[in-house]
Molecule: c-di-GMP-I riboswitch aptamer
Organism: Methylococcaceae bacterium
RNA sequence: UAACAACAAGGCCAACUCUGCCGUGAGACAGGGACGGAAAAUCGCGGAUCUUUAGCAUCAAUUAUAAAGAAAGCCGGAUUGCCGAA
Numbered sequence: 001u002a003a004c005a006a007c008a009a010g011g012c013c014a015a016c017u018c019u020g021c022c023g024u025g026a027g028a029c030a031g032g033g034a035c036g037g038a039a040a041a042u043c044g045c046g047g048a049u050c051u052u053u054a055g056c057a058u059c060a061a062u063u064a065u066a067a068a069g070a071a072a073g074c075c076g077g078a079u080u081g082c083c084g085a086a
Stems, first nucleotide, its partner, number of pairs: 012037002016033005022027001035073001041079003045076003049070006
């Protein structure tokens, strides 16, 4: 220096849900609570997922496809970070 990562310490985030507010929507933001997380920090590059519009069929709804979005605590990837044994 790199991989993996224990005990302990200092801490951090927040599933889901409730309220308010914004959005056609998926959802976002704020406050409360805590399912869980050693990257549940950042990015949104690839795959998967969700929404809207067009489109197909058509009573209606649904594929493939195109565009614009959402989330990313699904998998992979990139960047960065606290402690310090084996």